[in-house]
The prediction has a mean pLDDT of 82. The RNA shown here (c-di-GMP-I riboswitch aptamer) has 123 nucleotides and comes from a Planctomycetota bacterium. Of the family's consensus pairs, 95% are formed in the model. It matches the Rfam family "c-di-GMP-I riboswitch aptamer". Rfam describes the family as follows. GEMM was predicted in a large-scale screen for bacterial structured RNA regulatory elements. Rfam links the family to the GO term cyclic-di-GMP binding.
RNA sequence: UUCGCGAAAUGGCAAACCCGCCGAAAGGCGGCGACGCAAAGCCAAGGGCCUGACACGGUCCGCCCCGCCCACCGGUUCGCCCGGGUCGGCGCGCGCGGCCCGUCACGGCAGCCGGUUCCCGAA
Numbered sequence: 001u002u003c004g005c006g007a008a009a010u011g012g013c014a015a016a017c018c019c020g021c022c023g024a025a026a027g028g029c030g031g032c033g034a035c036g037c038a039a040a041g042c043c044a045a046g047g048g049c050c051u052g053a054c055a056c057g058g059u060c061c062g063c064c065c066c067g068c069c070c071a072c073c074g075g076u077u078c079g080c081c082c083g084g085g086u087c088g089g090c091g092c093g094c095g096c097g098g099c100c101c102g103u104c105a106c107g108g109c110a111g112c113c114g115g116u117u118c119c120c121g122a123a
Base pairs, nucleotide, nucleotide: 005121006120012037013036018031019030020029021028022027035111041116042115043114046113047112048109049108050107055103056102057101058100060098061097062096063095065093066091067090068089069088072084073083074082075081
């Protein structure tokens, strides 16, 4: 002097719980508090993990519109032939909205791995 090393010393950080705030959530910030940590400093453009807002897709439901049908009313050349509004039914019809489910990161986590910089110096 160096190290994938860690005795001592000086200092440092702060898990969980609880409280407050932010966030849809994951999570973050502050307080309190120490499970631990030689990088528990920094990096989320690498891997991994967490969440799933927005978006997309799907089931179901509701509403609007459209079309068809039954019944009804009026007309009639008496032919379910013409017209009409309401109630009801149907369509896997269009659009909108809602619950739920699935996919999804542009959201997070470095106290998972990784990258990077650094304090002290016994063996």